[in-house]
RNA sequence: AGAGACCUUCGGGGCAAGGUGACGCCUGUGUACAAACACAGGUGAAUUCCUGAUCGGUGGUACAGCCCACGAGUGCAGUGCACAGGAUCCGGUGAGAUUCCGGGGCCGACGGUAUAGUCCGGAUAGAAGAAGGUAACA
Numbered sequence: 001a002g003a004g005a006c007c008u009u010c011g012g013g014g015c016a017a018g019g020u021g022a023c024g025c026c027u028g029u030g031u032a033c034a035a036a037c038a039c040a041g042g043u044g045a046a047u048u049c050c051u052g053a054u055c056g057g058u059g060g061u062a063c064a065g066c067c068c069a070c071g072a073g074u075g076c077a078g079u080g081c082a083c084a085g086g087a088u089c090c091g092g093u094g095a096g097a098u099u100c101c102g103g104g105g106c107c108g109a110c111g112g113u114a115u116a117g118u119c120c121g122g123a124u125a126g127a128a129g130a131a132g133g134u135a136a137c138a
Stems, first nucleotide, its partner, number of pairs: 005134006015052001017051003023044009053118002055108002057070004065106002073083004088104005110121003
C1' cells in the first nucleotide's frame, strides 16, 4: 500500500405525588308489574385526561433526544423496493460548538385499554453499530 474470509460477546431508558370521574356494579324510591328510564346513596374505575414528574439507541462533528445520516415501524418481496418516520432558539467562552456553560422552549412508531414517549404486547425478537478472537497472504 492492497485485499478480504470466518467466529465470539455486547448492543434502550423512563409516571414520584396529587386532582377529576367517562363507564360499570349493588341497594332504595317513582311510573300498576316487568323491561326501560329518572332520582338518591354506596362502591369500583385513566401510570393514557388535568397539575406535576421523568427518559433520551447508533455513526459523524468541539462532547448532540431537536444539525447531517442510520436503525427501529407497515406492506410486498426476499442482497431489496415503496410508504411512514418527531422536535431548538437566544446569550457566553473559544481557532472551531444549533454538541460545552447559562437561560427559555419543543419532540417521541404500531396494536391493546377511558385518549399512552413512560403500562401491557409483538420482543428470551430484530437492528444501526461497538469490542475482541482465529486462520491465511504481503

Overview:
This is a predicted structure of a 138-nucleotide RNA (FMN riboswitch aptamer (RFN element)) from an Anaerolineales bacterium. It was read from a public genome assembly, where an Rfam model found it. Model confidence (mean pLDDT): 83 of 100.